[in-house]
RNA sequence: GCCCCAGUGGCUUAGAGGCUAUAGCGGCUGACUUGUAAUCAGCAGGUCGCGCGUUCAAUUCGCGCCUGGGGCUCCA
Numbered sequence: 001g002c003c004c005c006a007g008u009g010g011c012u013u014a015g016a017g018g019c020u021a022u023a024g025c026g027g028c029u030g031a032c033u034u035g036u037a038a039u040c041a042g043c044a045g046g047u048c049g050c051g052c053g054u055u056c057a058a059u060u061c062g063c064g065c066c067u068g069g070g071g072c073u074c075c076a
Stems, first nucleotide, its partner, number of pairs: 001072007010025003018056001027043005049065005
């Protein structure tokens, strides 16, 4: 340099053009308990990597870029 894959709350992830983006863990509050843990209920937490485009509508499709992972090549 080229090719492929991935990027979604703090972490791990589901979703696939149109209701308000999903769950688990974690966090906070409350209940229960003598107390802790466990359990139960609730709450908060998101630039869906960035930009441009297509579209009535993009987290989803296209292009470019960035980051990470994997593979290939390197002539004279």
The RNA shown here (transfer RNA) has 76 nucleotides and comes from a Candidatus Thorarchaeota archaeon. Lineage of the source: Archaea > Promethearchaeati > Candidatus Thorarchaeota.